[in-house]
Molecule: Bacterial RNase P class A
Organism: Spirochaetota bacterium
RNA sequence: GAGAGAGGGAGGAGCAGUCGCGCGGCCUGAAAGGGAGUGAGGAAAGUCCGAACACCAUAGAGCGGGAUGCCGGUUAACGGCCGGGCGCCGUAAGGCGACGGAAAGUGCAGCAGAAAAUAUACCGCCUUCCUUGUGAAGGUAAGGGUGAAAUGGCGGGGUAAGAGCCCACCGCGUUUUCAGUAAUGAAAACGGCAUUGCAAACCCCAUCCGGUGCAAGAUCAAGAAGCGGUUUAAAAUUGCUCGUUUAUGACCGCGGGUAGAUCGCAAAGAGCAUUGCAGUAAUGUAAUGCCAAGAUAGAUGACUGCAUAAACAGGAUUCGGCUUAUAUCCCUCUCUCAAAC
Numbered sequence: 001g002a003g004a005g006a007g008g009g010a011g012g013a014g015c016a017g018u019c020g021c022g023c024g025g026c027c028u029g030a031a032a033g034g035g036a037g038u039g040a041g042g043a044a045a046g047u048c049c050g051a052a053c054a055c056c057a058u059a060g061a062g063c064g065g066g067a068u069g070c071c072g073g074u075u076a077a078c079g080g081c082c083g084g085g086c087g088c089c090g091u092a093a094g095g096c097g098a099c100g101g102a103a104a105g106u107g108c109a110g111c112a113g114a115a116a117a118u119a120u121a122c123c124g125c126c127u128u129c130c131u132u133g134u135g136a137a138g139g140u141a142a143g144g145g146u147g148a149a150a151u152g153g154c155g156g157g158g159u160a161a162g163a164g165c166c167c168a169c170c171g172c173g174u175u176u177u178c179a180g181u182a183a184u185g186a187a188a189a190c191g192g193c194a195u196u197g198c199a200a201a202c203c204c205c206a207u208c209c210g211g212u213g214c215a216a217g218a219u220c221a222a223g224a225a226g227c228g229g230u231u232u233a234a235a236a237u238u239g240c241u242c243g244u245u246u247a248u249g250a251c252c253g254c255g256g257g258u259a260g261a262u263c264g265c266a267a268a269g270a271g272c273a274u275u276g277c278a279g280u281a282a283u284g285u286a287a288u289g290c291c292a293a294g295a296u297a298g299a300u301g302a303c304u305g306c307a308u309a310a311a312c313a314g315g316a317u318u319c320g321g322c323u324u325a326u327a328u329c330c331c332u333c334u335c336u337c338a339a340a341c
Stems, first nucleotide, its partner, number of pairs: 001337010014306006021039003026034002041312001045323002048321005053213004060242004065209005070084005085099001086097004100204002105202002107198003117151001122144002124140006130133001152170002155167003171193001172191008217263004226254006235245003271290008
């Protein structure tokens, strides 16, 4: 200097002024009015996970169903995050992983190929015979072909030609030892040893799982017109069964009327910021400080000056994550290549 990898931050705004809009401590016991202060994101998107909270509800069991799947840690919890192991990709820094079990059973692998799990001989190699030919009999699975995959691999010996037939190395299985919390890793001994792959196929194993969701729900006001049906089991409790609860009750169908306001919603929290301590880290803990939109056909806009602009894009109960989209700028660390000193 060029190319790459990982992490963090900012991101349509900032300061001042004018007008406009929403919420608003306080002025006050209340109203009108004034009003300090304040007013869109890194993903607010997706609605994919997990919860808080509310109701069913007083609260269960079994079957079914669903989710996760290496080991350890962390968290309110998670299918999240952190660290490690193994496998694959990359020269590397690093990245990805749907990562338990194929000897419990069932199923699938089209076509091609001799043959795809009760496996096998198309070409070829070797031996023998004869009617000498694209012949017959026997042996073989090392070479070739087909295929995603052909039944341990490679080197040597041996053989008529071959084959773990034998030997060394690798691989595989069993046992033991060492390191580690563990997943795993390393070593040694013994054994010629192997019935492919797929479970993101059904299945088996281990662990976990009530439902509905702020349009949840609570309170006040208003309102009229009821009729029919089921019922000691109807009804409720994700599906089914059992169990439990409820009687001037409960539920179903048709019809009629009202549909306004307040709370939920100080958004005060598993909250945010800074610093210390512990820890490899995620994270935990302590001290100090802070309170940052709350609308309900739905506010945050326009102009001027400094100083010009661009992507993806705008809250609706609130949080912890994941995924997706993205113009541009800044900072830190690491890897590879080239050159110079």